Model confidence (mean pLDDT): 87 of 100. SAM riboswitch aptamer (S box leader) from uncultured Eubacterium sp., 92 nucleotides, folded computationally. Its Rfam family is "SAM riboswitch aptamer (S box leader)". Rfam describes the family as follows. The SAM riboswitch is found upstream of a number of genes which code for proteins involved in methionine or cysteine biosynthesis in Gram-positive bacteria. Rfam links the family to the GO term regulation of gene expression. The source organism's lineage runs through Bacteria, Bacillota, Clostridia, Eubacteriaceae and Eubacterium.
[in-house]
RNA sequence: UUAUCAAGAGCAGCCGAGGGACAGGCCUGAUGACGCUGCAGCAACCUGCCGUAAGGUAAGGUGCUAAUACCUGCGGUAAAUCCGGGUGAUGA
Numbered sequence: 001u002u003a004u005c006a007a008g009a010g011c012a013g014c015c016g017a018g019g020g021a022c023a024g025g026c027c028u029g030a031u032g033a034c035g036c037u038g039c040a041g042c043a044a045c046c047u048g049c050c051g052u053a054a055g056g057u058a059a060g061g062u063g064c065u066a067a068u069a070c071c072u073g074c075g076g077u078a079a080a081u082c083c084g085g086g087u088g089a090u091g092a
Stems, first nucleotide, its partner, number of pairs: 001092005010039005018028003022073004040065003045061003048057003069087001074084003
């Protein structure tokens, strides 16, 4: 810079108090969250393979596996379940 972000997918071991980016909410967590490790799975961005292509596959590189990116944040606007933007995340 650009694409996507309403779908999808968890068990075990270790650890032990916060975690959900930030703020406000609202959730979540000693029935053990978060994190780390192992295995499993989801997805299909890149590579590979098949195919004229559309597309398929899931071997490799990432990513992901509570809640829409949990909701709102700024504007359209008086209001919103709508639209756009910002911020963030991930890929190339």